[in-house]
RNA sequence: UAGAGUUUGAUCAUGGCUCAGGACGAACGCUGGCGGCGUGCCUAACACAUGCAAGUCGAACGGGGCUUGGGGAGCUUGCUCUCCAAGGCUAGUGGCGGACGGGUGAGUAACGCGUGAGCAACCUGCCUUACAGAGGGGGACAACAUUGGGAAACCGAUGCUAAUACCGCAUAACAUCAUUGAAUCGCAUGGUUUGAUGAUCAAAGGAGUAAUCCGCUGUAAGAUGGGCUCGCGUCCGAUUAGAUAGUAGGGGGGGUAACGGCCCACCUAGUCGACGAUCGGUAGCCGGACUGAGAGGUUGAACGGCCACAUUGGGACUGAGACACGGCCCAGACUCCUACGGGAGGCAGCAGUGGGGGAUAUUGCACAAUGGGGGAAACCCUGAUGCAGCAACGCCGCGUGAGGGAAGAAGGUCUUCGGAUUGUAAACCUUUGUUUUUGGUGACGAAAAAUGACGGUAGCCAAAGAGGAAGCCCCGGCUAACUACGUGCCAGCAGCCGCGGUAAUACGUAGGGGGCAAGCGUUAUCCGGAUUUACUGGGUGUAAAGGGAGCGUAGACGGCAGCGCAAGUCUGGAGUGAAAUGCCGGGGCCCAACCCCGGAACUGCUUUGGAAACUGUGCGGCUCGAGUGCGGGAGAGGUAGGCGGAAUUCCUAGUGUAGCGGUGAAAUGCGUAGAUAUUAGGAGGAACACCAGUGGCGAAGGCGGCUUACUGGACCGUAACUGACGUUGAGGCUCGAAAGCGUGGGGAGCAAACAGGAUUAGAUACCCUGGUAGUCCACGCCGUAAACGAUGAUUACUAGGUGUCGGGGGACCAAGGUGCUCCGGUGCCGGCGCAAACGCAUUAAGUAAUCCACCUGGGGAGUACGUUCGCAAGAAUGAAACUCGAAGGAAUUGACGGGGACCCGCACAAGCGGUGGAGCAUGUGGUUUAAUUCGAAGCAACGCGAAGAACCUUACCUGGUCUUGACAUCCCGGUGACGCAUAAGCAAAGUUAUGUUUCCUUCGGGACACCGGAGACAGGUGGUGCAUGGUUGUCGUCAGCUCGUGUCGUGAGAUGUUGGGUUAAGUCCCGCAACGAGCGCAACCCCCAUCUACAGUUGCUAACAGGUGAAGCUGAGGACUCUGUGGAGACUGCCGGCGCAAGCUGAGAGGAAGGCGGGGAUGACGUCAAAUCAGCACGGCCCUUACGUCCGGGGCGACACACGUGUUACAAUGGCAGGUACAGCGGGAAGCCACUUGGCGACAAGGAGCGGAACCCGAAAACCUGUCUCAGUUCGGAUUGGAGUCUGCAACCCGACUCCAUGAAGCUGGAUUCGCUAGUAAUCGCGCAUCAGCCACGGCGCGGUGAAUACGUUCCCGGGCCUUGUACACACCGCCCGUCAAGCCAUGGAAGCCGGGAGUGCCUGAAGUGCGUGAGCGCAAGCAGCGCCCUAGGGUAAAACCGGUGACUGGGGCUAAGUCGUAACAAGGUAACCGUAA
Repeated sequence: UAGAGUUUGAUCAUGGCUCAGGACGAACGCUGGCGGCGUGCCUAACACAUGCAAGUCGAACGGGGCUUGGGGAGCUUGCUCUCCAAGGCUAGUGGCGGACGGGUGAGUAACGCGUGAGCAACCUGCCUUACAGAGGGGGACAACAUUGGGAAACCGAUGCUAAUACCGCAUAACAUCAUUGAAUCGCAUGGUUUGAUGAUCAAAGGAGUAAUCCGCUGUAAGAUGGGCUCGCGUCCGAUUAGAUAGUAGGGGGGGUAACGGCCCACCUAGUCGACGAUCGGUAGCCGGACUGAGAGGUUGAACGGCCACAUUGGGACUGAGACACGGCCCAGACUCCUACGGGAGGCAGCAGUGGGGGAUAUUGCACAAUGGGGGAAACCCUGAUGCAGCAACGCCGCGUGAGGGAAGAAGGUCUUCGGAUUGUAAACCUUUGUUUUUGGUGACGAAAAAUGACGGUAGCCAAAGAGGAAGCCCCGGCUAACUACGUGCCAGCAGCCGCGGUAAUACGUAGGGGGCAAGCGUUAUCCGGAUUUACUGGGUGUAAAGGGAGCGUAGACGGCAGCGCAAGUCUGGAGUGAAAUGCCGGGGCCCAACCCCGGAACUGCUUUGGAAACUGUGCGGCUCGAGUGCGGGAGAGGUAGGCGGAAUUCCUAGUGUAGCGGUGAAAUGCGUAGAUAUUAGGAGGAACACCAGUGGCGAAGGCGGCUUACUGGACCGUAACUGACGUUGAGGCUCGAAAGCGUGGGGAGCAAACAGGAUUAGAUACCCUGGUAGUCCACGCCGUAAACGAUGAUUACUAGGUGUCGGGGGACCAAGGUGCUCCGGUGCCGGCGCAAACGCAUUAAGUAAUCCACCUGGGGAGUACGUUCGCAAGAAUGAAACUCGAAGGAAUUGACGGGGACCCGCACAAGCGGUGGAGCAUGUGGUUUAAUUCGAAGCAACGCGAAGAACCUUACCUGGUCUUGACAUCCCGGUGACGCAUAAGCAAAGUUAUGUUUCCUUCGGGACACCGGAGACAGGUGGUGCAUGGUUGUCGUCAGCUCGUGUCGUGAGAUGUUGGGUUAAGUCCCGCAACGAGCGCAACCCCCAUCUACAGUUGCUAACAGGUGAAGCUGAGGACUCUGUGGAGACUGCCGGCGCAAGCUGAGAGGAAGGCGGGGAUGACGUCAAAUCAGCACGGCCCUUACGUCCGGGGCGACACACGUGUUACAAUGGCAGGUACAGCGGGAAGCCACUUGGCGACAAGGAGCGGAACCCGAAAACCUGUCUCAGUUCGGAUUGGAGUCUGCAACCCGACUCCAUGAAGCUGGAUUCGCUAGUAAUCGCGCAUCAGCCACGGCGCGGUGAAUACGUUCCCGGGCCUUGUACACACCGCCCGUCAAGCCAUGGAAGCCGGGAGUGCCUGAAGUGCGUGAGCGCAAGCAGCGCCCUAGGGUAAAACCGGUGACUGGGGCUAAGUCGUAACAAGGUAACCGUAA
C1' cells in the first nucleotide's frame, strides 16, 4: 500500500485490454458575475515594416554655435562685427561602459552538465588594504579650413592644432629574467623563504581661492569573477564489432594567462574496445516539477545555477574580460536602395506584422521603487524592472440572496385516473446589502528633504435597490442518479463489456434525478492503479518460458583453523550539499491562494580518527570437498576385424497339376512356355527370434547373434599420496535420431515418388498388385525433431513402505538358503511441504545456496529485411505495419461419440392382423378461384381445432345498406309507449308513409320504453403465442429431480443419489462422511373379480298359497340373482430351497384372487421462445361513414396431381335364403314410440305406455337347415339411369335414406411400414354426444365370440445408471480447416527514378592569424605590397548508409448469410502430433 469490468454454462489460476485518481505553458464545445495572486508561440533557430531596447563624462582635450552681462568699432539708433566674463549645449579626439542586463534551445551524448576534489600549470578592469612614486622632453592625428570624386554610402588630397591620445630619455624595487648559495617543505614534476651579481621596465593630469578631492604609475595582498585538469554519475540500438596515422607515447621546439599532440620535426608502435569502442538515432544539463505507500517512472514551461547560440559558415581585431545578439572582415542564401558603377541589412531584446499552427497577449505608462552603466556631482540612459491592458489559461476567495410561507396554486410530466411529482420551490409577507450603481473621502509603498507610473487605484463613509449575476456533464454495469414519448440492426451511441431488428432506464426529445459549479465536459500527454520488466517485488512439468547434449575460456560464487592489512562494512569528527521549492513552527495581506522569517531536511560526495565479526586481500598451515594410487567385480558403452544359424527373395534341378495370390467383397498381378505347393543344391543382401526384464550401459543422440584386439566411463573396497586443486559457465570447441546432399560401392526384403486395380458423387487417399530413389557400407556435409521426464547443472538437508540391478560387511545355517546392514543405480506407492489444479514427493515440482539459459497477450511470424553458416535443401539470429479482446492452462457440471460396461421398453426377435396396390370416405399439400376464411407442420400437423359448413354457423368473396352504430354506460330534447297492423317500393336488409295504443304519483314529477341529437365511447375472428395469463402436447407413468445440516474441495462443485445385491420403481437391503427430508415411485381414490352385513322397489322367485293360453301374473318372501350402501379378504402371512439381508424361487399348501390380481384416475424438477391472441382473458400497436354493423347470393364441397388416416373388398373359416338363441353401456317429452293399418321399402296414418331397474329404442357374429362350387362369380359393390321417402323457409351448387335397373377397379398388393403379450390381438354387432336433417366409414363407450407367440438381447429405435474422451455449452442439426471468387487495408520483393545527412580522395580557395620578404612610405616605432602554411566555401570522383516512389509480383490481415470439399475435435469414422523428403 483500497480496487472494479471483460475469456467460461459455471469455477480457479494465467494473461492482456479497459475504467475509477492526480497533473497540465494546454486546445476544442457549451456557458460566463466580481476580486486577488500567478501564467501566456510547446509549431517555422520561418521572414520581418515601424518605433524603442547602451550610453555617459565639458571636472581629460582643441574647437564651434546659443543665452546673459560688460567693453569697443561701424552706422540706416537697433542691427552688424569684435573683445572679455559667466552659463548652458555640443559633432570630434580621449576615458569608462557596449563581455553586464535581456532573448532562445538550433547544435551538443561532451569534463557539456551534476557532484566532489586539484592547479607546485593560471589570469582578474572597477573595489579594499599596504608600500613606493609621478622628473624632464618630443612628434603627430581627428575636429577645423581649402579642395577633389561619388546617385548614395562614403572616400581621397593639401594645410593648421590640443590632451588624462601617442613616443623616447631619467629614476626604481620586496617586480621580471639569467647565473649562483643557504634553510625548509611537498605525492611527483617541484614549491616557499632568504642572500649575492648582472640585465630590463613606470607615470597624467583635472576641479577648487585654498584646505582638499577625483584621477595616474609600480609592487604585494585580499575580495570578486573567470580559465584548465581529474574521480564518479549522465538516453536508445549489436539487424552498428572492431575503431584509430597526430592516431598512442617520448624527449626537443613553438604557442598560450596557463598544462597539454594544442601545433611542429624526429623516434618508437602503440592506443581504445564485449565493464560495449566505433557507428547510427534522439536530446541542452541541473536545482526542481508531476506522480507514487515507497522504490521508482515521466519531465526540465514559469523562478534560479551552468552551457551553447545570435541569418548560415569561417576569421581575427580591440580589450582586464569576446573570437563579441543591437562591433569589424570574408564567403553563402535572402531582402531592400541604386543614376547599374556600387551600397545597406540581420527582433532567438520590448511591443508589433505576415506565415506556420488545434493554439498563446498591448506597436501601453513610468524610471516613483529595486537594480545596472557613466559622471566629482547635479543628472542622463535603462522595453532590466515597476505597473497597467488582453485571455476563466491555472490556483484561491466571494456572490447570484436570507427568514417565513400549503389553497401543497397554476403550468409541466407520469398515472393503476385514486393520485404522485416538480415543491417551500414560486407567488405573497418580512428583512439584509457581500457584490452592483451613484456620491464623498482617500492611502501605505518615500529609512533627512524633494520625488508616486500604478491612481482618484485599494480601503473607508453614505445612499438606492433583491434590483444586474448559473451553467455544464451525466443517469445499463463499472459509477451517484428513472420514467414517458419518438425511432425500429434505421437514425445513432460507445472508455471497456456492449446497446438499437415495435413495449430501448444504453439512440433522440421531455419531465424528474445525480455530480461539479463560474465553470463543466471532451481530446492530447505523463505517472498511478500495473507485483504487467518484479532492487523493494514475478516466473519457466501442463498457462509465454530449460539451451538437443557435453568439454571448457572470461566472469560470478566458493571448505576448516590461525596471524596480519583495512578496499568493502560499521562508528565519531570536519568540509560541502547555493538560493528558491517541499516539510515543521511562526508572521503579513479581512481569510485563502500569495508573500516573509526561523528551524529541520537535502537520504549525496570528499576528508579524517577509530573497530576488525563478516566479505576481500597477504602469509604460512589442515583434511572432511576434489583428485591420484592399490585391490576387485558388473555392463546391448565405443571403434576395427573375423565367424554363425533361422527366415525372405532369386537361380538350377526333381516331384506334381490348375490354379495361385489378394480382399469387407473383388480386380490388377503370377500360372499349361507348368505357377502356387513340395524336395535338394547354390547365390546374395539385410536384420539378429527365444534369452528379454518399468533389466543393463552411455553426457545426450543412442546401444542387442557369437568372438578377437584396442579403448572410455561409472561402481565397490582400502586409506598410501596431493592439499581447496572446487561449482557453474556468456562467447568458443566437440558430439548430435531420422530424413536429406556429394563421391564411390552395394542392393535380399521393405518402400516416398510413380503405374495399375478397387472403393467412391469424386478418391491425386485409406485397401490390393507392382515399383525407383532411399534404407546398407566407406569418406565428407547437414545440425534439425513432441532432440520429452515437455522438468538446466551442482551441493546440503527433510517420515516411511515395497520391488529390482552392481558391489561390500558381519549373524544363523540342514550349505539349498534365511534374515540384518552399508554404498551406488533404477521403478512403484505414500506423509510433511509445495502447487491454479492435475500432481511432485530423498531420482522433488519440498527447504536453502551458487552459476547459466529463457519468458512478458493472441494473430501477423519463427515470417520479412540485414548478417553468419551451408554444395543445395535450408539452419541460426530475428522485427514492424496492421488486426483482435481475447488466445491459452487445470479442474467442474452437462451434452455428445461410427468409446466401453450393465439394464429396461411390442425396441428387435417369435407370432397374429394390417398399411403401401383397388374403389370410396375424410384430412393435408399443391394448383385453381372473385373467394376457395383462419390455424395446426418430423416423432408430438394431416377422420387435428370441427361432439355435425345447404341458409345460419362464417371469420372469406361479390353486391346492396347503416354511421353513437347489431351490443354497454352517461347527457339533452321529444313521444307515451314498446309493439302490432297496413301500404309503397325492394333480392333482402335498410328506407318512406299511415293507423292503433302504458304504469306509479304528494300532480311538481318519476319509473320504463322508444325516437331524434351532441360527444365521451362502442365495435374489430385486425397484428403480435417471440409481450402474457390460463389450458394443452411431448420426452414419459421414464425413475428420476432436489433440499437442510454435516463433511470434502480455494472454487465451480462433490458427497448424500456412488458401490455390492435386488426391484416394475432412487423398490428395498447391506456397505459407506454422511445423517435426515421434500417432489416423484408405491399406497390411500374409482371400476371389475370372491365373500359377508344391512336394505328390498320398478328388480328377484327357493319355499307356501292362488292363478293363466303362457307368464313373478297375484298374495307373500329376502333365501338366490341383482341393485345400493358398508365391511372382510392378499401381507411373501405359512412351508421347502437359495441368500448376510432385501429378496428370488416352487406349474408348494390354503385361497375367488399370489407375489403390482386386471383396468382407470393420478404426469416430479424440467425441455422444446412446442401449440393456442380464432374458446376465453389480457398489455402494447393498428382501423373508426370502416379492418365496425346488417342483408341477398356465392365460397369454405373447385381438381392434372401428391401424401396421411380410414372404410369396403378381392371371397367357400365365404356369399345368399330360411329358422332360432343369448348382452351390456346408454338414451328418451318440439322425445322414445309398443301395437294396429297401408306401402316391396324408406316411411305414412292412427295410437297405448313412459320424464323411466316399471314404457319405448334393441343386437350381430355364433348355432341349425338349404343353396352356390372357384368363376371377376349368387364375390365385390363404385359409378350411372329411373322412381321415391323424410328433415327443413329452402336439398341446383351441396343432405341422408328407400326401391328398381346398371355392375367399374379389385383375384391379397414393390421397397417399405404400423398395431398387439390375454379376456389382449382378431372378429361381431349395440349405444351415446354434436344434431331439424346429415355427408359418421369419424370420435367416445359397451358387451358377444375369442387365439398364436416370446429361444433370447447380437443388431435397429427410444430410455435409465456408471465410466471414458472432447477443441461441443445455441451443447454433433455442434465445432471447425484450406484453396478459389469479391471488397478494403497495411506490408515484403522489384528494372529503375528521386531526395537526404555524414565521411573520404583530388582540384580550387575568400577573409584572417602566423612566418618570410619588404628596392616603396615613415625621423622612428612601424606600415603598404609580395610570397608561404592553414582554411570556410565551391567543384569533381568512387563507394557506403537512410528515406520516398515504382509497371509487375509475394504472402498477410479484416469483411451476417458466395464456391469446392471434410483435414482436426469422439477410436472424428485411416489415432493424433514433431522433424525431414517427395
Overview
Predicted 3D model of a 1478-nucleotide RNA (small-subunit ribosomal RNA) from an uncultured bacterium. Rfam family: Bacterial small subunit ribosomal RNA. Model confidence (mean pLDDT): 85 of 100.